[in-house]
RNA sequence: UCCGACGUAGCUCAGCGGCAGAGCGGGUGACUGUUAAUCACUAGGUCCUUGGUUCGAUCCCAAGCGUCGGAG
Repeated sequence: UCCGACGUAGCUCAGCGGCAGAGCGGGUGACUGUUAAUCACUAGGUCCUUGGUUCGAUCCCAAGCGUCGGAG
């Protein structure tokens, strides 16, 4: 320098055009002699940034930034 993948909750990841979700973790409560486990409820998101397409974008397009991998 060139090519590709990825970027969504604290962590690991789903979601492939129409109200943003799960597991784990956090909080509260129940249960228990206590802890753990279990159960119920609950909080938490500028979907990396900017622009474009569209009635409508996490999703499609472009550029940029970052991480990882490959080529030279």
This is a predicted structure of a 72-nucleotide RNA (transfer RNA) from an Akkermansiaceae bacterium. It matches the Rfam family "tRNA". By type it is a transfer RNA. For this family Rfam cites "The tertiary structure of tRNA and the development of the genetic code" (Hou, Trends Biochem Sci, 1993). It was read from a public genome assembly. The coordinates come from a structure-prediction model, not an experiment, and the mean pLDDT is 82.